[in-house]
RNA sequence: GGCUGGGUGGCCUAGCCUGGUGGGGCACUCGGCUGAUAACCGAGUGGUCGCGGGUUCAAAUCCCGUCCCAGCCACCA
Numbered sequence: 001g002g003c004u005g006g007g008u009g010g011c012c013u014a015g016c017c018u019g020g021u022g023g024g025g026c027a028c029u030c031g032g033c034u035g036a037u038a039a040c041c042g043a044g045u046g047g048u049c050g051c052g053g054g055u056u057c058a059a060a061u062c063c064c065g066u067c068c069c070a071g072c073c074a075c076c077a
Stems, first nucleotide, its partner, number of pairs: 001073007010026004020057001028044005050066005
């Protein structure tokens, strides 16, 4: 340098192909249960979907650029 895969709440992860309210688990907060704790049950907070731009009525999703991570290939010596 080229190719492929990945980046989504504090952590893990689905959704992308085929655009239409961003879901699940853990954690956290509140409440219930208990003599109390854990477990369990209910509710809630938290995401500008790596970054910038474009297309569109509408973009995590499509297009362009760019950064980072992993793997493979090539080049130099």

Annotation
The RNA shown here (transfer RNA) has 77 nucleotides and comes from a Promethearchaeota archaeon. Taxonomically the source falls in Promethearchaeota (Archaea, Promethearchaeati). The sequence is in RNAcentral, with records from ENA. The coordinates come from a structure-prediction model, not an experiment, and the mean pLDDT is 83. Its Rfam family is "tRNA".